[in-house]
About this RNA:
A computed fold for a 350-nucleotide part of an RNA from uncultured Magnetococcus sp., annotated as small-subunit ribosomal RNA, central domain. Its mean pLDDT, the model's own confidence on a scale to 100, is 88. The source organism's lineage runs through Bacteria, Pseudomonadati, Pseudomonadota, Magnetococcia and Magnetococcus.
Context: one part of a larger RNA
RNA sequence: UUGGGCGUAAAGAGCACGUAGGCGGUUUGAUAAGUCAGAAGUGAAAUCUCAGGGCUCAACCUUGAAAUUGCUUUUGAAACUAUUUUACUGGAGACUGGUAGAGGAUGGUGGAAUUCCCCGUGUAGAGGUGAAAUUCGUAGAUAUGGGGAGGAAGACCGGAGGCGAAGGCGGCCAUCUGGACCAGUACUGACGCUGAGGUGCGAAAGCGUGGGGAGCAAACAGGAUUAGAUACCCUGGUAGUCCACGCUGUAAACGAUGAGUGCUAGUUAUCGCGGGUAUCGACCCCUGCGGUAACGAAGUUAACGCGUUAAGCACUCCGCCUGGGGAGUACGGCCGCAAGGCUAAAACUC
Numbered sequence: 001u002u003g004g005g006c007g008u009a010a011a012g013a014g015c016a017c018g019u020a021g022g023c024g025g026u027u028u029g030a031u032a033a034g035u036c037a038g039a040a041g042u043g044a045a046a047u048c049u050c051a052g053g054g055c056u057c058a059a060c061c062u063u064g065a066a067a068u069u070g071c072u073u074u075u076g077a078a079a080c081u082a083u084u085u086u087a088c089u090g091g092a093g094a095c096u097g098g099u100a101g102a103g104g105a106u107g108g109u110g111g112a113a114u115u116c117c118c119c120g121u122g123u124a125g126a127g128g129u130g131a132a133a134u135u136c137g138u139a140g141a142u143a144u145g146g147g148g149a150g151g152a153a154g155a156c157c158g159g160a161g162g163c164g165a166a167g168g169c170g171g172c173c174a175u176c177u178g179g180a181c182c183a184g185u186a187c188u189g190a191c192g193c194u195g196a197g198g199u200g201c202g203a204a205a206g207c208g209u210g211g212g213g214a215g216c217a218a219a220c221a222g223g224a225u226u227a228g229a230u231a232c233c234c235u236g237g238u239a240g241u242c243c244a245c246g247c248u249g250u251a252a253a254c255g256a257u258g259a260g261u262g263c264u265a266g267u268u269a270u271c272g273c274g275g276g277u278a279u280c281g282a283c284c285c286c287u288g289c290g291g292u293a294a295c296g297a298a299g300u301u302a303a304c305g306c307g308u309u310a311a312g313c314a315c316u317c318c319g320c321c322u323g324g325g326g327a328g329u330a331c332g333g334c335c336g337c338a339a340g341g342c343u344a345a346a347a348c349u350c
Base pairs, nucleotide, nucleotide: 003322004321005320006319007304008303012318014201015200016199017198021194022193023192025088026087029084030083031082033081034080035077036076037075038074039073040072041071042070049065050064051063052062053061054060091191092188093187094185095184096183097182098181099180103177104176105175106174107173108172109171115149116148117147118146119145120144121143125136126135162169163168206247207246208245209244210243211242215241216240220236221235222234223233258317259316260315261314262313263312266295267294268293269292270291271290272289273288274287275286276285299306300305323350324349325348332343333342334341335340
């Protein structure tokens, strides 16, 4: 390489948009590039294969045939692929009317709590732990009442609930804005799927500049514990956590499961929308579509399990794997302010 694979054994890129490319619904005619059939030419000899012959056999030599799966030319075929043409509506989109939602951005606003400050009441402890101590407190703490400041986070509702491509998103209000779903339609007419490169988004931590800083808290200091204790526990505490702008581009970025389409028993729960039945009305009940979960037929799997949200049955396109260690390392290149990231070996060893 072929092949076989990628939930857990090695292996799905963190996610999306999209270029080239690959693949692509139904239908009419045309063409004949691919495809198929026939013919001709060529495909050196030797080798290989088969049938003979010659060295006493064999190796070896030799005769003939076959083969040379290819290429070129030519005559045809027209199902499929392709190109072009005609039409279609089921894929895709569009329009109209609704619906749900922590989807995103910006601005505003309210309450609970912690901390700090001021005033009052009040007196000797408070705090903390397994037990203590460091610590705070007679310069009046802790507790309690009133007032004020400031920052961060959003109890209950809250749900295996919802939304988003993923990361993720939760007080309330307003403005701007993306997507989805349902119902209807007399619109467009394959406009689609995937996607190497590329581009964008991307938790936390980290970095730059400027703000902010209540609580928490790497580092650090002290107290304990211990044989030791550079820890676990305690008292403090700085970066950071927050905001604006820019960078970084990684995670067990997980469903450890790429995207798309079609097909293949059901049962239960729940969310959104619709139809029917019923009712004073809302439920209940029957049913259609779309999501989220649990259990399970067939099937599948090494097993565990998965099972219409597939890991079942198929197709299209992309990514990735090929024994363990060395190593996601070195070197080189690209990117980054740096930290580092991406790409990515070998010797050696088992």